[in-house]
């Protein structure tokens, strides 16, 4: 120091739900409640996946400027999985 991760200790995260902000939505922040759960639930869309569908393309309707429905991520998710970088604590 690295691996590991204890029926250790300190000390940290926070599932849902609820209100307000933000976003086209997926979502994101904030607060409150509270304790699904985490040992990296810390960072980072770097590969798989997933979600969303504004803008863009397509198709069809139809009252001709709107209505539906398909595809599409440049838009998200690190609390899906891999990777990458970092870090308290210290038994075996």
């Nucleotide at each position: 120091c690295c691996c590991c991760g204890a029926a250790a200790a300190a000390g940290g995260c926070a599932c849902u739900c609820c209100c307000g902000c933000u976003g086209a939505a997926a979502g994101g922040c904030g607060g409150g409640c509270a304790a699904c759960g985490c040992a990296a639930a810390g960072u980072c869309a770097c590969g798989g996946g997933u979600c969303u569908a504004a803008c863009g393309g397509g198709a069809g309707g139809c009252a001709u400027g709107c209505c539906u429905c398909c595809c599409u991520a440049c838009g998200a998710c690190a609390g899906c999985c891999g990777g990458a970088c970092u870090a308290c604590c210290g038994a075996a």
The prediction has a mean pLDDT of 88.
A computed fold for a 92-nucleotide RNA from Actinobacteria bacterium HGW-Actinobacteria-6, annotated as c-di-GMP-I riboswitch aptamer.
The model forms 95% of the base pairs in the Rfam consensus.
The sequence was found by an Rfam model in a public genome assembly.
The source organism's lineage runs through Bacteria, Bacillati and Actinomycetota.